[in-house]
Context: one part of a larger RNA
């Protein structure tokens, strides 16, 4: 100078503490470990692995097993040579790759040769093979914590200090005062972008107040820009006014004005640097290793296996409910190999017509809520695992290994020990909806988008974290 400390002093975080709601008992998804297998491919392992890479394993995918192939190779370039083919089509053998045989027999031309196309030779191939402790680049974490430096000066023999500390405020090294320091830089903040208000400009595909038409109805038509709305452009928030404390920064106020008030609410951004953190399997790259094989093509089989353990989730246990009938009210998005009105068939999953839309025009398309019945507290009219049966649909192909549908069957489960998590407001908590990937899904995931809406902070004693200051050290 750090680093620690069951020293000390302030001070901050859903850190405790009020409160709400879960996990940790049940079934079942999903990840991991372990064990099993030919293989169960490989990476991620306290916070910072475990619904992680994977934003989709039936074949491809794939890297892994077994067989069966190939050896300048599956792909691409560049020189030289050969051929006019190749390719396709038929037939044999095969699981498929591939092998065999038949058949076909380029195109331009200035006839020199050029394009393509296959084969051969030649130099480069080719590795998801090993090393994240050799490495770019990306990432996580401390932590949006408020720090972490420099340059002159100055002080110390020097390692260093001082700035940056003291006093006081802030979310914050904010900012004010004070000072051997005066000034900078990267970090805070602002400036970006999305919401709240409102003023303008522009009205189509959108909207309909007023005025006509027209229908069973509907902005359906003429027509209008008021209104709501889209999407430019501005305005608006500054402790800017008051009052009260204070030198001053500022803090307080059920002040006022205002949609909004003291960081308005989220978002993006993430210092120097920690952890030889992760990542050679996204890419790129050094160095070591395979070269008829650790390359390379095909089929099938694994990644879906199960005495068992643990993570993260769904679904529950039931009256704030369960079935039934009626009936409203979203935003986000997405759509031509597509969304698909609407009609028929079907108990349904869908099937067969048929009509918008390349979309503010057409479509996917809401649910809890509300309203009336039932059921009365029971392993039930709660719960749905298991299984049987019969179908739909994608798709060459659903046995290992997909999903929906119907009917039947009806498990465990009556709120869960120790412990343990998430949230301070449109926040938890509930409820449905869209996208990515995608033929089709194991999606109860992941990002989002609305709808319906709370309870609680007395306060900083205690646990975890972390910032500054101070002491102590036999620690670097």
């Nucleotide at each position: 100078u750090g680093a620690c400390g069951g020293g000390g002093g302030c001070c901050c975080g859903c850190a405790c503490a009020a409160g709400c709601g879960g996990a940790g008992g049940a079934g079942c998804a999903u990840g991991u470990g372990g064990u099993u297998u030919a293989a169960u491919u490989c990476g991620a392992u306290g916070a910072u692995a475990c619904g992680c890479g994977a934003g989709g394993a039936a074949c491809c995918u794939u890297a892994c097993c077994u067989g069966g192939g190939c050896u300048a190779g599956a792909a691409c370039g560049u020189a030289g040579g050969a051929u006019g083919a190749u390719c396709g089509u038929g037939c044999c053998g095969g699981a498929a790759a591939c092998g065999g045989c038949a058949u076909u027999u380029c195109u331009c031309u200035u006839c020199g040769g050029a394009g393509c196309a296959u084969c051969c030779u030649a130099c480069g191939a080719g590795g998801u093979g090993c090393u994240g402790c050799a490495u770019g680049g990306u990432u996580g974490u401390c932590g949006u914590c408020a720090g972490c430096u420099c340059g002159u000066g100055c002080c110390g023999u020097g390692a260093g200090g001082u700035g940056u500390c003291g006093g006081g405020u802030u979310a914050a090294g904010u900012c004010c005062c004070a000072u051997a320091a005066c000034g900078a830089g990267c970090g805070c903040a602002a400036c970006c972008c999305c919401u709240a208000u409102c003023u303008u400009u522009a009205g189509u595909u959108g909207c309909c107040a007023u005025c006509a038409g027209g229908u069973c109805a509907u902005g359906c038509u003429g027509g209008g820009g008021a209104c709501u709305c889209u999407a430019g452009a501005g305005a608006a928030a500054c402790u800017g006014c008051c009052u009260a404390c204070g030198c001053a920064a500022g803090u307080a106020g059920u002040g006022a004005g205002g949609a909004a008030g003291g960081u308005g609410g989220g978002g993006a951004u993430g210092a120097c640097g920690u952890c030889a953190a992760a990542u050679c399997a996204g890419c790129a790259c050094g160095g070591c290793c395979c070269u008829u094989a650790c390359g390379u093509c095909c089929a099938g089989g694994g990644c879906u296996a199960c005495a068992c353990a643990c993570g993260u989730g769904c679904u529950a246990c039931a009256a704030u409910g369960g079935c039934c009938g009626g009936u409203a009210c979203a935003a986000u998005g997405g759509g031509u190999c597509g969304c698909u009105a609407c009609c028929u068939g079907g108990u349904g999953a869908c099937a067969g017509g048929a009509u918008g839309c390349u979309a503010a025009u057409c479509u996917c398309a809401a649910a809890a809520a509300c309203c009336g019945g039932u059921c009365u507290c029971a392993g039930u009219u709660c719960g749905g695992a298991u299984c049987g049966a019969a179908g739909u649909c994608u798709g060459c192909a659903a046995c290992u290994c997909g999903a929906c549908u119907u009917c039947g069957u009806g498990a465990a489960g009556u709120u869960g020990g120790a412990u343990u998590c998430g949230c301070u407001a449109g926040u938890a908590a509930u409820c449905g909806g869209a996208u990515a990937u995608c033929a089709g899904c194991a999606a109860u995931g992941a990002u989002c988008c609305g709808g319906u809406g709370a309870a609680u902070a007395c306060g900083u004693u205690c646990c975890c974290g972390g910032g500054c200051c101070u002491u102590g050290u036999a620690c670097a």